[in-house]
Large-subunit ribosomal RNA, domain VI from a Bacteroidales bacterium, 270 nucleotides, folded computationally.
Taxonomically the source falls in Bacteroidales (Bacteria, Pseudomonadati, Bacteroidota, Bacteroidia).
Model confidence (mean pLDDT): 86 of 100.
Rfam family: Bacterial large subunit ribosomal RNA.
Context: one part of a larger RNA
């Protein structure tokens, strides 16, 4: 642009694509079998590698500025107590929440139906027999097909359900339900606030009838006992107030800030 009006939302599933492996152990059973030696089919069960997906609650990595120690040096006038620079990628240590991550969890690659291959055979004849094939009818494999998962109606055969606007004006030539512009509806869009998303588009949450971000408030977790002050000690310090301060991303809550206002598109076939 199409899907004979325009929408929101929810299917169906032609079709396409991914996955499809194995191994030990234990039991049947030391049976069957075999003169021993040896040593099963079929069936139940366990536990394991590869591989693939998902996730971060366990164990753990990062965590570039969360939190603490620490050096030289500078600078806040001095102490005390703080900034700054020493990686042109955190000065250097010890920890770390969110996210992201494995080596860490958790799943699955299963059961089963159809048709069949090779192969076994049932009934049976040409050909009074036998003969698993000529006619008919079982049985059969990790291979084909359903089953599982993901896409998927542009599947032009363009599918289905359910709900939503169903209108107004003007021309043409005046009769119309015809064309043709136009304003509008339901809805969406630009625009702004973001993030479970992200290269840009997109997609998700929201836009005062609002918790969408930021801010502040409470909380998780993190750090690890702040500062001031007091007491002990010549003093370095220690100890108490003090499981304190202080804290990015996480949880909850609150309109105090910004999402204001505004604008563009958008309905008729038989």
């Nucleotide at each position: 642009c199409g899907c004979a009006a325009g929408a929101u939302a929810c299917u169906u599933g032609a079709g396409a694509g991914g996955a499809a492996c194995u191994g030990u152990c234990c039991u049947u059973a030391g049976u069957a079998c075999g003169a021993g030696a040896g040593g099963a089919c079929c069936g139940g069960g366990a536990u394991g590698g590869a591989c693939a997906c998902a996730c971060c609650g366990c164990u753990g990595g990062u965590g570039u500025a969360u939190c603490a120690g620490u050096u030289g040096u500078u600078c806040c006038g001095c102490c005390a107590g703080g900034g700054g620079c020493a990686a042109a990628a955190a000065g250097c240590u010890g920890a770390g929440u969110a996210g992201c991550u494995a080596u860490g969890u958790g799943u699955g690659u299963a059961g089963a139906g159809g048709a069949u291959a090779a192969g076994c055979g049932c009934u049976g004849a040409a050909a009074g027999c036998a003969u698993c094939u000529a006619a008919g009818c079982g049985u059969g494999a990790a291979a084909c097909u359903u089953g599982c998962c993901u896409c998927a109606a542009g599947a032009u055969a363009a599918g289905g359900u359910a709900u939503c606007u169903c209108g107004c004006u003007u021309g043409u030539a005046u009769u119309a339900a015809a064309c043709a512009a136009g304003u509008u509806a339901a809805g969406a869009c630009u625009c702004c606030u973001g993030a479970g998303a992200g290269a840009a588009g997109a997609u998700c949450a929201g836009g005062u009838a609002g918790a969408u971000a930021g801010g502040c408030c409470g909380g998780a977790g993190g750090u690890g006992u702040a500062a001031g002050u007091g007491u002990g000690g010549u003093a370095a310090c220690a100890c108490a107030u003090u499981c304190a301060g202080c804290u990015g991303a996480c949880c909850g809550g609150u309109a105090c800030u910004a999402a204001u206002a505004a604008g563009u598109c958008g309905a008729g076939g038989g």